[in-house]
Molecule: TPP riboswitch aptamer (THI element)
Organism: Polaromonas sp.
Order: sequence, then structure tokens, then C1' cells
RNA sequence: CAAAGCUUGUCGGGGUGCCAAAGAUGAUUCAUCUGAGGCUGAGAUCGCAGAUGCGAGACCCGCCGAACCUGAUCGGGAUCAUGCCCGCGUAGGGAACAAGGCACUUGGCUCC
Repeated sequence: CAAAGCUUGUCGGGGUGCCAAAGAUGAUUCAUCUGAGGCUGAGAUCGCAGAUGCGAGACCCGCCGAACCUGAUCGGGAUCAUGCCCGCGUAGGGAACAAGGCACUUGGCUCC
């Protein structure tokens, strides 16, 4: 000196699953709706609509990118059950710029 981590600002990307007491309706063991409560997770929220849509909030992620999507109605394991765990996965996609700052880290240059 530069870069990354870091800070701030503006902007962008993204998901919302599973089980279920009780109640209601239709009713044959059953189905649908509401849903106490429970599971995983950073996040499963709220409102409107009600055709999986729209808006808001929180949260996560933005190229050194597993946030998230595809493959996938995938394979194995566990579970009351699930995209719960592992694999797939060095697969294919995937949303960024600016300013500041530099103790520590890396690299370069200079001096002793």
C1' cells in the first nucleotide's frame, strides 16, 4: 500500500413444512375446517383474500455465493409424522454496489 474478515448506507434474493388434543360440519371404519399443544429450524408470524395469491413483519442470504431453487413423487436411516438426519453435493442454477476502517490475518513494496 492492497485484499478479506469488520462497520454503515442503499439495493436485491429467499422459505414458510410435519404431527395433533378438543370442537364443528358431512357422516360407515372416514373426510373437511378451526385448532390447545408438540417436532425441526435463524425463521414455520400477522392481515386481507381464499384459486398455494397479495401486503406487512421478523429472520437468513447476496458470487471465497448450500440463503434458496432444480434433480426429487430421488436413495438410505430414524420418527406418530415430515425436504427430521445422512447421501446426492468438487451436480446444475442462484441475489451487490458504494463509502468508511484496518488492532489482528494474508500478500506486495521500502528502510534498518